[in-house]
RNA sequence: UCCCGAUAAGGGCAAACUCGCCGCGAGGCGGGGACGCAAAGCCACGGGUGAGGCCACGGGCCUGACAGCCGGGCUACCGAA
Repeated sequence: UCCCGAUAAGGGCAAACUCGCCGCGAGGCGGGGACGCAAAGCCACGGGUGAGGCCACGGGCCUGACAGCCGGGCUACCGAA
C1' cells in the first nucleotide's frame, strides 16, 4: 500500500412508523424514532423497481424518482486476526 473486517477505540448514518413542509406522482427536505449498516459517504454508468406524460399502443419514446435492490466508478475513519 492492497485485500480484509473484531463482542477493539472514538465516533458516524438511520428502516418502519409519525409530525411539518415541498412535489400531479414515484418521492424529497426537516423534527421525532431505531430496523439495521464498515462505505447505509458520493455518482443514475449497466441491470432492476416505482412515477408522470406522449404516440403510429401485443409495443415504443420522453421526463423524472430510488445509491438502505444488484453490479460498476470515485473518495474516506480505525487497525486485532